[in-house]
Molecule: Bacterial RNase P class A
Organism: Candidatus Sedimenticola sp. (ex Thyasira tokunagai)
RNA sequence: GAAGUCGGCCGGAUGGUCGCUACCCCUGAUGGGGUGGAGGAAAGUCCGGGCUCCAUAGGACAGUGUGCCAGGUAACGCCUGGGAGGCGAGAGCCUACGGAAAGUGCCGCAGAAAAUAUACCGCCUACUUCGGGCAUCCUCGGAUGGCUGGACGGUAAGGGUGAAAUGGUGUCGGUAAGAGCGCACCGCGCUGUCGGUAACGGCAGUGGCAGGGUAAACCCCACUCGGAGCAAGACCAAAUAGGGGGGCAUGCAGCUUCGGCUGUAACGCGUGGUCCGCGCGGCUCCCGGGUAGGUUGCUUGAGGUGCAUGGUGACGUGCAUCCCAGAUGAAUGAUCAUUCUCGACAGAACCCGGCUUACAGGCCGACUUCCUCU
Numbered sequence: 001g002a003a004g005u006c007g008g009c010c011g012g013a014u015g016g017u018c019g020c021u022a023c024c025c026c027u028g029a030u031g032g033g034g035u036g037g038a039g040g041a042a043a044g045u046c047c048g049g050g051c052u053c054c055a056u057a058g059g060a061c062a063g064u065g066u067g068c069c070a071g072g073u074a075a076c077g078c079c080u081g082g083g084a085g086g087c088g089a090g091a092g093c094c095u096a097c098g099g100a101a102a103g104u105g106c107c108g109c110a111g112a113a114a115a116u117a118u119a120c121c122g123c124c125u126a127c128u129u130c131g132g133g134c135a136u137c138c139u140c141g142g143a144u145g146g147c148u149g150g151a152c153g154g155u156a157a158g159g160g161u162g163a164a165a166u167g168g169u170g171u172c173g174g175u176a177a178g179a180g181c182g183c184a185c186c187g188c189g190c191u192g193u194c195g196g197u198a199a200c201g202g203c204a205g206u207g208g209c210a211g212g213g214u215a216a217a218c219c220c221c222a223c224u225c226g227g228a229g230c231a232a233g234a235c236c237a238a239a240u241a242g243g244g245g246g247g248c249a250u251g252c253a254g255c256u257u258c259g260g261c262u263g264u265a266a267c268g269c270g271u272g273g274u275c276c277g278c279g280c281g282g283c284u285c286c287c288g289g290g291u292a293g294g295u296u297g298c299u300u301g302a303g304g305u306g307c308a309u310g311g312u313g314a315c316g317u318g319c320a321u322c323c324c325a326g327a328u329g330a331a332u333g334a335u336c337a338u339u340c341u342c343g344a345c346a347g348a349a350c351c352c353g354g355c356u357u358a359c360a361g362g363c364c365g366a367c368u369u370c371c372u373c374u
Stems, first nucleotide, its partner, number of pairs: 001370010012339007020037007039345001043356002046354005051229004058276004063225001065223003068082005083097001084095004098220002103218002105214003120159002122155003128151005134145004167186004172182002187209001188207008233296004243287006251264005267281004303322008
């Protein structure tokens, strides 16, 4: 100097004039003054909660969700650290990462064959058998040796097909030719031991060891799980017609002032499904009328910032300090001047912790690799 990786921050600012709004103070009122006033994602509505209500709210089954280990957290499907597998030359990055020896399913086409495994091309002829011809010898009958073609057979090393072909490699041995057939190393299974909280890793021994893949297929295992949501809910005011018409249930027992009451059963209702339990109770349909306004919930929080301290880290603890939007057809707009990185993605609606997505331009730090010079 170039290329790359990871992390953090800013994302318009200052001043004047007019305008909007929350809270506080002053004023009889109009109004005046002071302090504040959209985000890093406010987006998605994907997770987890706080809070409110059902509501007194338990158990089981089915079902949902998560899925290496250990921590953090109010909690999580999030974050941190570690392990395994994979990618990268490296800094680093990715993982839908429990179980295939409980069971079922699937692996098309191609290929001999994809599971109750097998022989297309090829290699071999040791064993058994048929034929052809050659050489030598000879008692002309044959004998011996070797070549070649086929049959019976052997083979799964080589080649072919395929994503995948029954562990891999070997200039080793062995065989007729081969093959874990034997051997060495690697891999795999089992056992022991060491390190680690654990996931897991190292070492040693032993066994020639056997079809693989797929659970982001069904399934099995472990853990977890009420629901609805601020349009939740609470209060106040006002108004109407405490209206009209149907259907269902009313069994049994006791008491009775004979109106009815109590218990039980049936029936109905109760904020995920079914059942049990529990609670409440008469239930349900149609027509018609009135109101739909105000206050609250509503912002002091699992809050921000600074310092110290414990921890590899996420984060925890202690001290100090600060108050930082609460609108409701919906508040921060207009204009002038200066400056600058010349402005991207984009506007709170109960609140918070995460994840995901979008983003013009700019700044800072650490690390990796290459080139050049000293």